This is a predicted structure of a 356-nucleotide part of an RNA (large-subunit ribosomal RNA, domain IV) from Desulfofustis sp. Its mean pLDDT, the model's own confidence on a scale to 100, is 88. Its Rfam family is "Bacterial large subunit ribosomal RNA". The source organism's lineage runs through Bacteria, Pseudomonadati, Desulfobulbales, Desulfocapsaceae and Desulfofustis.
Context: one part of a larger RNA
RNA sequence: CUCGGGUGAAGGAACUCGGCAAAAUGGUACCGUAACUUCGGGAGAAGGUACGCCUUUGCUGGUGACCAGAUUUACUUUGUGAGCUGGCAAAGGCCGCAGAGACCAGGGGGCUGCGACUGUUUAAUAAAAACAUAGCACUCUGCAAACACGUAAGUGGACGUAUAGGGUGUGACGCCUGCCCGGUGCCGGAAGGUUAAUUGAUGGGGUUAGGUCUUCGGACCGAAGCUCUUGAUCGAAGCCCCGGUAAACGGCGGCCGUAACUAUAACGGUCCUAAGGUAGCGAAAUUCCUUGUCGGGUAAGUUCCGACCUGCACGAAUGGCGUAACGAUGGCUCCGCUGUCUCCACCCGAGACUCA
Numbered sequence: 001c002u003c004g005g006g007u008g009a010a011g012g013a014a015c016u017c018g019g020c021a022a023a024a025u026g027g028u029a030c031c032g033u034a035a036c037u038u039c040g041g042g043a044g045a046a047g048g049u050a051c052g053c054c055u056u057u058g059c060u061g062g063u064g065a066c067c068a069g070a071u072u073u074a075c076u077u078u079g080u081g082a083g084c085u086g087g088c089a090a091a092g093g094c095c096g097c098a099g100a101g102a103c104c105a106g107g108g109g110g111c112u113g114c115g116a117c118u119g120u121u122u123a124a125u126a127a128a129a130a131c132a133u134a135g136c137a138c139u140c141u142g143c144a145a146a147c148a149c150g151u152a153a154g155u156g157g158a159c160g161u162a163u164a165g166g167g168u169g170u171g172a173c174g175c176c177u178g179c180c181c182g183g184u185g186c187c188g189g190a191a192g193g194u195u196a197a198u199u200g201a202u203g204g205g206g207u208u209a210g211g212u213c214u215u216c217g218g219a220c221c222g223a224a225g226c227u228c229u230u231g232a233u234c235g236a237a238g239c240c241c242c243g244g245u246a247a248a249c250g251g252c253g254g255c256c257g258u259a260a261c262u263a264u265a266a267c268g269g270u271c272c273u274a275a276g277g278u279a280g281c282g283a284a285a286u287u288c289c290u291u292g293u294c295g296g297g298u299a300a301g302u303u304c305c306g307a308c309c310u311g312c313a314c315g316a317a318u319g320g321c322g323u324a325a326c327g328a329u330g331g332c333u334c335c336g337c338u339g340u341c342u343c344c345a346c347c348c349g350a351g352a353c354u355c356a
Stems, first nucleotide, its partner, number of pairs: 001351008010342002014340001019337001027051005036041001038172001052094012067079004071074001095099001107335007114327002119131002135170007147156003173322004178252003183249002185245005192240003203229005210221004253271005280314001281311001292308005
C1' cells in the first nucleotide's frame, strides 16, 4: 500500500453527480396516531411508556392424591380439593453503565414527476416512465365463420356460435373526449365516361384462275381460296364519378386598425383554408431565447415547489386533465444518524513487500 473487520475527540453531509458506503432504527404489550381517501386504506403513520431477578398476595388454566357421601357394588359416580405444573396482575424488595442485556431484529417525515395496481423484460452492461393488464372503443365474422398454417388432403379457431371468435387502438377509477371528410384509406351507390380476354364489321396489302392490250420482251385489271394487316361492335370489376365515415391515416392560419394617461384589445376590416386548437393543462420527461419573471425554502438554490402565459414546437383513446393505494422508479427537502468529510489516527486479521 491492497483486502476483510473494529473504535474514535470536536463538528455532523461541510463529502459527493448523488448520504454511494457506513452508521442509525429494529422484538412484544399498552397508550397514541395527521393530511388525504376509491371509506378498503393511509398505518407498524408519526410519537411515547413498560420489559431483569427475589419474596408475598390475588385471579385463572391443566392434572387431580387423601378423605367423605350415594347407590345400580363398579376399572362406578358425586363433593371437597392437597400436591405438581402453566398464564395474568398487584405490592414490597435486590443488582448492574446497561434487564427486548448476546444472536436475531423496519430508519422516519414532507413536496413533486411518471406509471393505476400484482405482474413481465434486454440468460452475460439497461428492471424502467418500456411491455402486459382489467376496463373502454372501433372493426370483421351467420358457421364448411372470419382469421391462421398447409401445394393439397387436412388442422387450429372450437367439440366454441355474436354475452362467441379474430384484428386494431387506448390503458384501473373520476370528469371528459371539441372542429375538419379537401388529401389518403375504408364502406355504400350505380346513371354516365374509360376499360381486358372475347367477338371480328369494314378497309388495305401479297399471291393469281381468268380477262384486256401488246412493239410478243411484257404491261395492266383481277373473282374465289390462302395469307399479312386494320380493328367497327360486344364487354365485368377497377378507376373517373356521387355520397358516407376521424376511439380510420391524419389536419386543426395570417395581416392591419381600434377604449378619455400609458398599456392592452371585448370590437372592426381584410386575405386564405377542408377546418383554423374547444375544455383542460402549460418554461412542462415538451421552453430555443432561459439560470424567463414573481413568490417559497437557503447566509447563499442553473435543481425543487407554487404561480404567471410571451405554448421556438401541449392538447383531448397517436387520448386530455385529475387521482387514493402501490413502486429494489426519477427530482427536491427535513429529522435522526454517522470517519462521507474537516483530517486523519489506532487496533485485530489476510496479502503484497523485506530478510532468513